[in-house]
RNA sequence: AACCCAUCCAGAGCGACUGAGAGAUCUGGCUCGACGACGUCGCAGCAACCACCCGGAGCAGCCGUGCCCAGUGCGGCCCGGGGAACGGUGCUAACGCCAGAGACGAUGGAGA
Numbered sequence: 001a002a003c004c005c006a007u008c009c010a011g012a013g014c015g016a017c018u019g020a021g022a023g024a025u026c027u028g029g030c031u032c033g034a035c036g037a038c039g040u041c042g043c044a045g046c047a048a049c050c051a052c053c054c055g056g057a058g059c060a061g062c063c064g065u066g067c068c069c070a071g072u073g074c075g076g077c078c079c080g081g082g083g084a085a086c087g088g089u090g091c092u093a094a095c096g097c098c099a100g101a102g103a104c105g106a107u108g109g110a111g112a
Base pairs, nucleotide, nucleotide: 004109005108006107007106008105013043014042015041016040017039021032022031023030025101026100027099028098029097044092045091046090049088050087052083053082054081055079056078061077062076063075064074065073066072067071096104
């Protein structure tokens, strides 16, 4: 990298720099943009995926670990009700902008 799982109609912008296209791709629309978009950086913010705390379920199985080791207890793998927002990410025009298409994409987790 591939494969797998979850989410993608909620929410959250200012400043500096830059300077012409941008909204992932194709087609068709629509929108943003020299009143400076997109992008980069800084700061601020949003959210709550992971991690953390409380709770539930469960020791059938797997992993870890303790013990008095034919066994047994606990923790994790499961659920997602509550909390928190220090940490790892992410995000901050419009539903992934809309419709159609496809080995589609993005983000997180898991895995390697």

The RNA shown here (SAM riboswitch aptamer (S box leader)) has 112 nucleotides and comes from Nesterenkonia sp. Rfam family: SAM riboswitch aptamer (S box leader). Its family is annotated with regulation of gene expression in the Gene Ontology. NCBI's taxonomy places the organism under Bacteria, Bacillati, Actinomycetota, Micrococcales, Nesterenkonia.